[in-house]
RNA sequence: GUGGGCGUAGCUUAGAGGUAGAGCAUCGGGCUGUGGACCCGAGGGUCGUGGGUUCGAAUCCCAUCGCCCACCCCA
Numbered sequence: 001g002u003g004g005g006c007g008u009a010g011c012u013u014a015g016a017g018g019u020a021g022a023g024c025a026u027c028g029g030g031c032u033g034u035g036g037a038c039c040c041g042a043g044g045g046u047c048g049u050g051g052g053u054u055c056g057a058a059u060c061c062c063a064u065c066g067c068c069c070a071c072c073c074c075a
Base pairs, nucleotide, nucleotide: 001071002070003069004068005067006066007065010024011023012022013021018055026042027041028040029039030038048064049063050062051061052060
């Protein structure tokens, strides 16, 4: 340089056009002599960034940034 994959909550991730869910973690409560485990509940993400298409985009298109993989060239 060329091609491809991945970027969604603190962490691991689901979601494939109809306005985002789970597990763990955190916070509150229950239970317990205390703690853990267990049970109930709550908060937390505008989906890497910027544009475009659409009535509507995390989902499609373009560009760009980061990480990873393969190939090519030079040394």